[in-house]
Context: one part of a larger RNA
RNA sequence: CGUUGGAAAUUUGAGAGGAGCUAUCCUUAGUACGAGAGGACCGGGAUGGACAUACCUCUGGUGUACCGGUUGUUCUGCCAAGGGCAUAGCCGGGUAGCUAAGUAUGGAAGGGAUAAGCGCUGAAAGCAUCUAAGUGCGAAGCCCCCCUCAAGAUGAGAUUUCCUCCGAAAGGUAAGACUCGUGGGAGACUACCACGUUGAUAGGUCAGAGGUGUAAGUGGAGCGAUCCAUUGAGCUGACUGAUACUAAUAGGUCGAUCA
Numbered sequence: 001c002g003u004u005g006g007a008a009a010u011u012u013g014a015g016a017g018g019a020g021c022u023a024u025c026c027u028u029a030g031u032a033c034g035a036g037a038g039g040a041c042c043g044g045g046a047u048g049g050a051c052a053u054a055c056c057u058c059u060g061g062u063g064u065a066c067c068g069g070u071u072g073u074u075c076u077g078c079c080a081a082g083g084g085c086a087u088a089g090c091c092g093g094g095u096a097g098c099u100a101a102g103u104a105u106g107g108a109a110g111g112g113a114u115a116a117g118c119g120c121u122g123a124a125a126g127c128a129u130c131u132a133a134g135u136g137c138g139a140a141g142c143c144c145c146c147c148u149c150a151a152g153a154u155g156a157g158a159u160u161u162c163c164u165c166c167g168a169a170a171g172g173u174a175a176g177a178c179u180c181g182u183g184g185g186a187g188a189c190u191a192c193c194a195c196g197u198u199g200a201u202a203g204g205u206c207a208g209a210g211g212u213g214u215a216a217g218u219g220g221a222g223c224g225a226u227c228c229a230u231u232g233a234g235c236u237g238a239c240u241g242a243u244a245c246u247a248a249u250a251g252g253u254c255g256a257u258c259a
Stems, first nucleotide, its partner, number of pairs: 001152001005163007015149004021049007033038001051106005059100004066093005071086006110144003117137004165172002176254004180196005201247003204243005210236003217230005
């Protein structure tokens, strides 16, 4: 821009893409078959491999604004306690998120038309013949079925709801949308999604979860290093809930045809 008024939401599916794999074991059954050796079809069940998708409850990884330990040096006047630098100084753990080696799921089943092949009926050709007329079965393959996208499918579809006013025109408005702002399980930007005081959108605060592992100060024991008590203490990024304290204020822009 189009889809022949303007919007919001829900959809149909022409068409396109994806997937499609496979092994072992048990049973049927040591049965059918076979002199024996050996050893099934068909059917039923279990467990895997690789691959794919989703997720983070578990097991782990990472986790540079979380917690602790510790070395050297420097600074906060000194002690104590801390800050800076040294690869994040080094080391031990670790929330959220992301993630695989972790967890879950999938290939199936079914239908239709067929290939090779196997048939039925059956003439040409009194027989025979699956084929000439007719008709059936038959594959990991084909078309559906499963998953995803999809009406620019210009053949532009369908359903529901809302608005369908003023003006000669320019323009102003309606439903609605955008801008703007607070943000995000969304993201390069854009887009998408949530919210904007009739408000829990983000921050803060409070409470909790999770993490770390018993803070500082004080008291006590010991010559001292250190230990004990207060104390599962103190601290704590992303997690959960509550709470309008702060910021989402105010404003602006776009936006309707014919009978």
Predicted 3D model of a 259-nucleotide part of an RNA (large-subunit ribosomal RNA, domain VI) from Mobilibacterium timonense.
The full RNA is in RNAcentral, with records from SILVA.
Lineage of the source: Bacteria > Bacillati > Peptostreptococcales > Anaerovoracaceae > Mobilibacterium.
Its mean pLDDT, the model's own confidence on a scale to 100, is 89.